[in-house]
RNA sequence: GCUGACAAAGGCAAACCCGUCGAAAGACGGGGACGCAAAGCUUCGAGACUAACGUCCACGAAUCUACCUCAGCAGGAGUGUCCGGGGGCCAAGUCGGUCGGGCUGCCAAAG
Numbered sequence: 001g002c003u004g005a006c007a008a009a010g011g012c013a014a015a016c017c018c019g020u021c022g023a024a025a026g027a028c029g030g031g032g033a034c035g036c037a038a039a040g041c042u043u044c045g046a047g048a049c050u051a052a053c054g055u056c057c058a059c060g061a062a063u064c065u066a067c068c069u070c071a072g073c074a075g076g077a078g079u080g081u082c083c084g085g086g087g088g089c090c091a092a093g094u095c096g097g098u099c100g101g102g103c104u105g106c107c108a109a110a111g
Base pairs, nucleotide, nucleotide: 002111004107011036012035016031017030018029019028020027021026034097040103041102042101044100045099046098047095048094049093050092054089055088056087057086059084060083062081063080067076068075069074
């Protein structure tokens, strides 16, 4: 140095619960321990997740103008605008306890 123990001293803390923040993924703090020898740090590569805003699509509602039907009331069809929830895409974001890479690091038996 590699490696890593039913070793010692310590460390971290999944799910879940509470609080705060966020549109969400999720983050932070407290409790709690499934696990972890880098479960310390880092989005450089891959992967997963979210999708407010924006944009597109169809649907529903409202409204407007000219058009068609009607004696009229009214009805029909259709473009635009706006509203509603739904779906697609996306800016951006999240995850280092998804993996690889990079940086740093406690202990030390056997080999």
Predicted 3D model of a 111-nucleotide RNA (c-di-GMP-I-GGC riboswitch aptamer) from an Acidobacteriota bacterium. The coordinates come from a structure-prediction model, not an experiment, and the mean pLDDT is 80. Lineage of the source: Bacteria > Pseudomonadati > Acidobacteriota.